c-di-GMP-I riboswitch aptamer from a Bacillota bacterium, 87 nucleotides, folded computationally. It matches the Rfam family "c-di-GMP-I riboswitch aptamer". Rfam links the family to the GO term cyclic-di-GMP binding. About the family: GEMM was predicted in a large-scale screen for bacterial structured RNA regulatory elements. A reference for the family is Weinberg et al. (2007), "Identification of 22 candidate structured RNAs in bacteria using the CMfinder comparative genomics pipeline", Nucleic Acids Res.
[in-house]
Parts: sequence; structure tokens; C1' cells
RNA sequence: UGUCGAAAAAGGCAAACCUGCCGAAAGGCAGGGGCGCAAAACCGCGGGCCUAAGGCUUGAAAGGGCUAGGGCAGCCGGGUUGCCGGC
Repeated sequence: UGUCGAAAAAGGCAAACCUGCCGAAAGGCAGGGGCGCAAAACCGCGGGCCUAAGGCUUGAAAGGGCUAGGGCAGCCGGGUUGCCGGC
């Protein structure tokens, strides 16, 4: 440096749920809490998924349909960095 692995050792992160706050929502932040994770560290580049404020459209209306400038890194791929050990 590359690759494989998490048995050990040192550690790390933190699902669901609860509380508060932000947000139209999806969701995010903080505290609690641990389902799990060898990158569950970082990055929206590709795919996928979620939401639809606003916009377009439909309807007499109620409402309906479409749409990402919003979001998910713990959906997959990709890029970058990293602890321990084997080769």
C1' cells in the first nucleotide's frame, strides 16, 4: 500500500419508542433509550424511495391528479478518510 476479517483488545455510532424544539410534510436537532452496525464516519455523483408547501391541472365545491427548488448516507452503488488483526 492492497485485500480479507471482527475472534480478541481499545473504542465508536445509535434503530424503534418517549420528551422538547424546527418544518406544510417527509424529515431534522437535542436529551433519554438500544434495534443493530467493521465503516451505521464524511460526501446527494448515479439509481431508488418518501413528502408536496409552492406551481400546473381537474372539480360548482369538498376534494382529486402531476411535479422537488424539500428530504432519506441505518436503501443500493460510487468517492474520500479511519482503529485492530491475518495474508